[in-house]
Molecule: transfer RNA
Organism: Candidatus Undinarchaeota archaeon
RNA sequence: GGGGCCGUAGGGUAGUUUGGUAUCCUGCCGGCAUGGGGUGCCGGUGACCCGAGUUCAAAUCUUGGCGGCCCCA
Numbered sequence: 001g002g003g004g005c006c007g008u009a010g011g012g013u014a015g016u017u018u019g020g021u022a023u024c025c026u027g028c029c030g031g032c033a034u035g036g037g038g039u040g041c042c043g044g045u046g047a048c049c050c051g052a053g054u055u056c057a058a059a060u061c062u063u064g065g066c067g068g069c070c071c072c073a
């Protein structure tokens, strides 16, 4: 220098093919049960790496960056 893959709550993860309410687990907060703890149940909380473009609508498509991993030279 060229190419490929990846980036989503505090942590992990589905969704991208075929654009349409962002999934689940864990964590955290509250409630109930217990004398208390553990544990169980119920409820709540919080995320699409950053910009631009296309579109009625973008995590998803196009494009420019940033970061990580790998291959070629």
Base pairs, nucleotide, nucleotide: 001072002071003070004069005068006067007066010026011025012024020056027045028044029043030042031041032040033039049065050064051063052062053061